Record summary
This is a predicted structure of an 84-nucleotide RNA (transfer RNA) from an Elusimicrobiota bacterium. The sequence was found in a public genome assembly. Rfam family: tRNA. Its family is annotated with triplet codon-amino acid adaptor activity in the Gene Ontology. The source organism's lineage runs through Bacteria, Pseudomonadati and Elusimicrobiota.
[in-house]
């Protein structure tokens, strides 16, 4: 040049028959026990707008298909493997 995989919160990593995005874990942040602290446990944990109530954004970028897109198609980044 070419062919083939992957891209998801502050990290790993699910959701793939197109129909609540973020289950799980880690971390982080109150609490509870402790004299204090490690450990356990428990409850929180994406941005924005709004007193609230509740709306709105968001899956690497940008566009298409469809009532509806992490999922399907097309572009281009970036990481990975194969070929020459």
């Nucleotide at each position: 040049g070419c062919c083939g995989g992957c891209g998801u919160g502050g990290c790993g990593g699910a959701a793939c028959u197109g129909g609540c995005a973020g289950a799980c874990g880690c971390g982080c942040c109150a609490g509870a026990c402790u004299c204090a602290a490690a450990a356990u446990c428990u409850g929180g944990u994406g941005c924005c707008c709004u007193c609230a109530c509740g709306g709105g954004c968001g899956u690497g970028u940008g566009g298409g298909u469809u009532c509806g897109a992490u999922u399907c198609c097309c572009u281009c980044c970036g990481c990975c493997g194969g070929c020459a």